Source information:
This is a predicted structure of a 98-nucleotide RNA (Guanidine-I riboswitch aptamer) from Neobacillus driksii. Its mean pLDDT, the model's own confidence on a scale to 100, is 81. Of the family's consensus pairs, 100% are formed in the model.
Formats: sequence, C1' cells, structure tokens
RNA sequence: GUAAAUGUUUUCUAGGGUUCCGCAACACCCCUGUUGGUCUGGACCGAGAGAAAACUCACAGCAUUGCUGUGUCACGGAAGGAUAAAAGCCUGGGAGAU
Repeated sequence: GUAAAUGUUUUCUAGGGUUCCGCAACACCCCUGUUGGUCUGGACCGAGAGAAAACUCACAGCAUUGCUGUGUCACGGAAGGAUAAAAGCCUGGGAGAU
C1' cells in the first nucleotide's frame, strides 16, 4: 500500500432514555393539571465488533438444477447528529491502535 459478500432481512438480548400509558408526590378534589426516569414497569429505541432463524455467497459431494455438508475475523476514542429523549442507534468495520 492492497483484497475478500469482511452479505441481507426478521425476531430478540445487553444496554438506553421519558413523547404516550401506568406509577409516585403535590394542587384540585369532579374532570383535570404540575412535577418526578434519583419510578420496577406496558409501549418505544436498540448493537459491525451480542444471540437465534431464514435467505444469500464461496467450496466440496451427490444428483440434475436441486439436496446435503463445510466455511467466516473484529481492540477502538473524543466530537457531532436524529427522535420526546438517550444509548453498544447513526456518522462508523470511520479517526486512531495492534
């Protein structure tokens, strides 16, 4: 200095906050309003470097355009951005390190 599919989607998890619901306090006490995520939660966001599944890719075998098998690594800021808000979200397998 350079290459690989360092593949795609879905569901979930670690994690994340507070628009909505619920909960708590206060006001009013009828509705409702204010504050609180230093509220377990419902719902929500959610991983390149977490999980599973399906598909796809490469190779091999069988067989006849499908079935089976094998294959895949990953240290990492600061800062900024979105949404109500935050984050292992996005910038980003980036900068940098090895």